[in-house]
RNA sequence: GCUGAGGUAGCUUAACAGGGAGAGCAUCUGGUUGAAGCCCAGAACGCGCGGGUUCGAGUCCUGCCCUCAGCA
Numbered sequence: 001g002c003u004g005a006g007g008u009a010g011c012u013u014a015a016c017a018g019g020g021a022g023a024g025c026a027u028c029u030g031g032u033u034g035a036a037g038c039c040c041a042g043a044a045c046g047c048g049c050g051g052g053u054u055c056g057a058g059u060c061c062u063g064c065c066c067u068c069a070g071c072a
Base pairs, nucleotide, nucleotide: 001071002070003069004068005067006066007065010025011024012023013022019055027043028042029041030040031039048064049063050062051061052060
C1' cells in the first nucleotide's frame, strides 16, 4: 500500500429488507437481614468522528480515525 471483518452502556454483546436502542454482568437507591451475601423492586449509563440521502439513519452512500486478520 491492497483486501476483508469490526467499532453500540464501565465490560461482553444483540438489534437488520431504514420506523419506539435491548440483554447479561458490574454500579447506585430502596426492601429484606443483627450485619453482609443471596433474593425482590427501581434508577443511571449508549450507536467511533464529520458530511450526504430520507418524513425518518445504529442500519444506506461518502471522507477520516482506531482495532483485528490476510496479501504484498

The prediction has a mean pLDDT of 82. This is a predicted structure of a 72-nucleotide RNA (transfer RNA) from Promineifilaceae bacterium (SeqCode). The source organism's lineage runs through Bacteria, Chloroflexota, Ardenticatenia, Promineifilales (SeqCode) and Promineifilaceae (SeqCode). It matches the Rfam family "tRNA". Rfam classes the family as a transfer RNA.